A computed fold for a 522-nucleotide part of an RNA from a Blastocatellia bacterium, annotated as large-subunit ribosomal RNA, domain I. The prediction has a mean pLDDT of 82. Lineage of the source: Bacteria > Pseudomonadati > Acidobacteriota > Blastocatellia.

[in-house]
Context: one part of a larger RNA
RNA sequence: GGCAUCUGGUGGAUGCCUUGGCGCCAAGAGGCGAUGAAGGACGUGGCACGCUGCGAAAAGCCCGGGGGAGAUGCGAGCGAUCGUUGAUCCCGGGAUCUCCGAAUGGGGCAACCCCUCCCGCAAGGGAGAUCCCCGACUGAAUCCAUAGGUCGGGGAGGCGAACCCGGCGAACUGAAACAUCUCAGUAGCCGGAGGAAAGGACAUCAACAUGCCUGUCGGCCUUAACCGGCCGAUGGCGAGACUCCGUCAGUAGUGGCGAGCGAACGCGGAAGAGGCCAGUGGCUUUGCGAGCGUUACCGGAAGCGUCUGGAAAGGCGCGCCGCAGCGGGUGACAGCCCCGUACGGGAAAGCAAUCGCGAGGUCCUCGAGUAGGGCGGGACACGAGCAAUCCUGUCUGAACAUGGGGGGACCACCCUCCAAGCCUAAGUACUCCUUGGCGACCGAUAGUGCACCAGUACCGUGAGGGAAAGGUGAAAAGCACCCCGAUGAGGGGAGUGAAAGAGUUCCUGAAACCGGAUGCCU
Numbered sequence: 001g002g003c004a005u006c007u008g009g010u011g012g013a014u015g016c017c018u019u020g021g022c023g024c025c026a027a028g029a030g031g032c033g034a035u036g037a038a039g040g041a042c043g044u045g046g047c048a049c050g051c052u053g054c055g056a057a058a059a060g061c062c063c064g065g066g067g068g069a070g071a072u073g074c075g076a077g078c079g080a081u082c083g084u085u086g087a088u089c090c091c092g093g094g095a096u097c098u099c100c101g102a103a104u105g106g107g108g109c110a111a112c113c114c115c116u117c118c119c120g121c122a123a124g125g126g127a128g129a130u131c132c133c134c135g136a137c138u139g140a141a142u143c144c145a146u147a148g149g150u151c152g153g154g155g156a157g158g159c160g161a162a163c164c165c166g167g168c169g170a171a172c173u174g175a176a177a178c179a180u181c182u183c184a185g186u187a188g189c190c191g192g193a194g195g196a197a198a199g200g201a202c203a204u205c206a207a208c209a210u211g212c213c214u215g216u217c218g219g220c221c222u223u224a225a226c227c228g229g230c231c232g233a234u235g236g237c238g239a240g241a242c243u244c245c246g247u248c249a250g251u252a253g254u255g256g257c258g259a260g261c262g263a264a265c266g267c268g269g270a271a272g273a274g275g276c277c278a279g280u281g282g283c284u285u286u287g288c289g290a291g292c293g294u295u296a297c298c299g300g301a302a303g304c305g306u307c308u309g310g311a312a313a314g315g316c317g318c319g320c321c322g323c324a325g326c327g328g329g330u331g332a333c334a335g336c337c338c339c340g341u342a343c344g345g346g347a348a349a350g351c352a353a354u355c356g357c358g359a360g361g362u363c364c365u366c367g368a369g370u371a372g373g374g375c376g377g378g379a380c381a382c383g384a385g386c387a388a389u390c391c392u393g394u395c396u397g398a399a400c401a402u403g404g405g406g407g408g409a410c411c412a413c414c415c416u417c418c419a420a421g422c423c424u425a426a427g428u429a430c431u432c433c434u435u436g437g438c439g440a441c442c443g444a445u446a447g448u449g450c451a452c453c454a455g456u457a458c459c460g461u462g463a464g465g466g467a468a469a470g471g472u473g474a475a476a477a478g479c480a481c482c483c484c485g486a487u488g489a490g491g492g493g494a495g496u497g498a499a500a501g502a503g504u505u506c507c508u509g510a511a512a513c514c515g516g517a518u519g520c521c522u
Stems, first nucleotide, its partner, number of pairs: 001521009015507001016471002020442002022439007029431002031159002039100003042055003046078002050074002061094006070082003105114003115128005130156009163194001164192005174181001178256001204239002211237001213236009243270005253261002274423003277367001279364001281363010293351003297345003303318005319336002321325001327339003372396008382408001403418005458465002478506001481493004
């Protein structure tokens, strides 16, 4: 030095666990904000670093309700206190609520600086942004007036996860290059709204009939009869807002007829609702009353003995309850120990679907610079095409129901409808959030980036990027005391404990890697 066996260290895999995630279902809620939000800064405790709570009335104050023995948050300790004269705690209402932030008196490098006016002896309190609407007063050039000014009243502003409507609107990419085309009206930006939004009550579709279906009558065939079939005559005969789903259908079309794009009618479902134009109206806001429910909570059955063990819920024996044998906890596996569960009960106060009564707001007078046309664009599945239909930048421009639109160029006939006014639930979309429940979802390199003081530490000028990190034990009983050592680190005894080879670097403790002992070989 090698190999083998044994035994340690290191390390943190594996197993087990779960406080956290993920997905979904049902119900709720779907907003907050100048009465100052969201989000922060700074404070606030007897001792107080962080988190949490709160705001100079500062881990809190007042009232109502619940609850019933302990309490002064995480968070121990010391100290000092509170509580059956009902504390802590839970629910509801109220008070307080520094400074910044739309931030709004002016400024500003957010959490700071500096003003004016009013009230007040003072301490202190209040008002003062901008825009829009309404009203009053005032009031130029300029006589009336208007513009403007002043004051008063009301409103707006900002934030928020997705969903929704509108305006603007890419590129990579695909076409195996690329320009029309595609990606895509997507991403992104902007405006606006609601709990949904949008759409919505026919100038719609459809059909076009020499047809389908069907009522009645008659005739014929067939049969025992019914049924069934055929023919003829005559009569009737489509749907009915919008939205969403399935189908129609990858069809018809469209397309450098390339890549691709891609309907509708009809049918089956969900839901269902129609109104108004001057008034007995639609929609909407609000006050009062009723009101299912909701925000604390209360009652809630039934087990003992023995054995093993540190511990019984396990074994054995004998019982009991069950409208409750969902689940969790308890020193191992508990229907009957605890919390609960089934089933019942409960609200002074707040919220509240819906309904009734009353009061207010708003909309609407039958639709002309409209329909249509020319030119240029855009939308329709439809790329200018034979291109109807819809929107309109520009130029034009009717008719008035004896009229007008549409039926995919256009014309005739025919059929059908009545534009240029307004409103409208439900079915549909979404989930920042609340409550309850579920899972052939994860189990700490998984599952959220975060089970842990995480959008933290850290990186970056910045936009932004972005971790690692869970587990003693049933209970701290967390090792008094002694010894070695430097008044260390660490260790040895002793003690606790079922276990300390569970000692806080703490369950289990794999491998790499590093030692020790023994044997053999060199």